[in-house]
C1' cells in the first nucleotide's frame, strides 16, 4: 500500500396528479444525480510506418437519464475511524 465486514457523517429533487383511493398496483406530468451503467483526451501511453499520418487506449463529482431516486425509513458517490485475510 491492498483490502471483505463493522462504527460515524453523507446532498439533490413531487408526501404531484388519473383510476371512488390510506397503502399496494397501473397510467400521466414535472424534476433529481452520489448506487450501477453511457458518452469524451492531448502537448499522454501503444502499435504500424522512411516520413506525413493511421488506427487503438485511458479519469472525473463532466455529460446523459439508460437504471435508480424525489416526506420519514431504506439506499447513498465519498469522507473519517477500526480492521479479518492475502
Nucleotide at each position: 500500500g491492498u483490502g471483505a465486514c463493522u462504527c460515524u457523517g453523507g446532498a439533490g429533487a413531487a408526501g404531484c396528479u388519473c383510476g371512488u383511493u390510506u397503502a399496494c398496483c397501473g397510467g400521466g406530468u414535472g424534476c433529481c444525480g452520489a448506487a450501477g451503467g453511457u458518452g469524451c483526451a492531448a502537448c499522454g501511453c501503444g502499435g504500424c510506418g522512411a516520413a506525413a499520418g493511421c488506427c487503438g487506449c485511458c479519469a472525473a463529482u463532466c455529460u446523459c437519464u439508460c437504471a435508480g431516486g424525489c416526506a420519514a425509513a431504506a439506499g447513498g458517490a465519498c469522507a473519517g475511524a477500526g480492521g479479518a485475510g492475502a

Model confidence (mean pLDDT): 77 of 100. Predicted 3D model of an 86-nucleotide RNA (Glycine riboswitch aptamer) from uncultured Lawsonibacter sp. It matches the Rfam family "Glycine riboswitch aptamer". Rfam describes the family as follows. This family represents the bacterial glycine riboswitch.